The part of an RNA shown here (large-subunit ribosomal RNA, domain IV) has 322 nucleotides and comes from Pycnococcus provasolii. The full RNA is in RNAcentral, with records from ENA. Its Rfam family is "Bacterial large subunit ribosomal RNA".
Context: one part of a larger RNA
RNA sequence: UUUUUGUAAAGGAAUUCGGCAAAUUUACUCUGUACUUUCGAAAUAAGGAGGUUUGUGCAAAUGUUUUGCAUAAAAUUGUAAAAAGAGAAGAGCGACUGUUUAUCAACAACACAGGACUUUGCAAAGGAGAAAUCUUUAGUAUAAAGUUCGAAACCUGCCCAUUACUUGUAACAAAAAAUACAAAGUUUUUUGCUUUUUUUUAAUGUCUCGUAAAUGGCGGCGAUAACCCUGAUCGUCCUAAGGUAGCGAAAUUCCUUGUCGGCUAAUUACCGACCCGCAUGAAUGGUGUAACGACUCUUCUGCUGUCUUUACAAAACACCCA
Numbered sequence: 001u002u003u004u005u006g007u008a009a010a011g012g013a014a015u016u017c018g019g020c021a022a023a024u025u026u027a028c029u030c031u032g033u034a035c036u037u038u039c040g041a042a043a044u045a046a047g048g049a050g051g052u053u054u055g056u057g058c059a060a061a062u063g064u065u066u067u068g069c070a071u072a073a074a075a076u077u078g079u080a081a082a083a084a085g086a087g088a089a090g091a092g093c094g095a096c097u098g099u100u101u102a103u104c105a106a107c108a109a110c111a112c113a114g115g116a117c118u119u120u121g122c123a124a125a126g127g128a129g130a131a132a133u134c135u136u137u138a139g140u141a142u143a144a145a146g147u148u149c150g151a152a153a154c155c156u157g158c159c160c161a162u163u164a165c166u167u168g169u170a171a172c173a174a175a176a177a178a179u180a181c182a183a184a185g186u187u188u189u190u191u192g193c194u195u196u197u198u199u200u201u202a203a204u205g206u207c208u209c210g211u212a213a214a215u216g217g218c219g220g221c222g223a224u225a226a227c228c229c230u231g232a233u234c235g236u237c238c239u240a241a242g243g244u245a246g247c248g249a250a251a252u253u254c255c256u257u258g259u260c261g262g263c264u265a266a267u268u269a270c271c272g273a274c275c276c277g278c279a280u281g282a283a284u285g286g287u288g289u290a291a292c293g294a295c296u297c298u299u300c301u302g303c304u305g306u307c308u309u310u311a312c313a314a315a316a317c318a319c320c321c322a
Base pairs, nucleotide, nucleotide: 002316003315004314005313006312007311008310010308011307014306019303028050029049030048031047036041038151052074053073054072055071056070057069058068059067060066061065086301087300088299089298090297091296092295093293094292098110099109114149115148116147117146118145119144120143126135127134128133153287154286155285157218158217159216163214164211165210168207171206172205173204177201178200182196183195184194185193186192219237220236221235222234223233246280247277258274259273260272261271262270
């Protein structure tokens, strides 16, 4: 020097991507406890107080004994070592407990209770298998299978043109398969096979009804109010229909460090608003929310060697001497 550990004047996050690491807090008893809320919770919220032993007296309860008050005495460290929550505020995402990349990711990803749609009448649909058969199920639509969103609350707008599924089916087209006459080829002949042709059945398509918690989609241009601006309004073109409620510089905003307000001495961060949404939006779910989170962002109190700025001490290695 390195590793592990301890202590530190004054300051106290100035360090740093970021309080990473360390420090603070910590047990027990008593007291006291806000916003909010799905009334369960939040909550150990927060905050505050309390050394030990013995004797005596009084009071209360009592099975043992305990508690309170008063008083006297001794010691001076007192949850006598160790162990043992730091707290508060705002926002995002996911409701929650749970699961996951054994060996760089524990998350906002998966799951979940719950919602919805579709299929299936039982020799069920679905699945495994060449088949037998098995599973679903010793179940029966309050069941089983598949897809999708993801507690509860308030809601879930318009479009069936595309793709998909479905209803109907006059006409036309028509695969595969089957059928029958005939011909040709193959064969010495028959059977058979191959090719061509005819007929029948006919999935499916064209056509048609419906379906969006199916795949998906949800506009331009121009003019207009007695300053200016804006445009409730009007015209016009196109479309299957032109984005409703809500939210909005957002985990979505390029321009952008948008503008205004708050926080700071100073803030590309954060919070609250605004709304030219480059390119939000309703179960590919929309919006807000109590509780929860080794999740992510921001702030404050306390605390500290993270830092200003290093120093000293202990142990081990190393090194030196024998």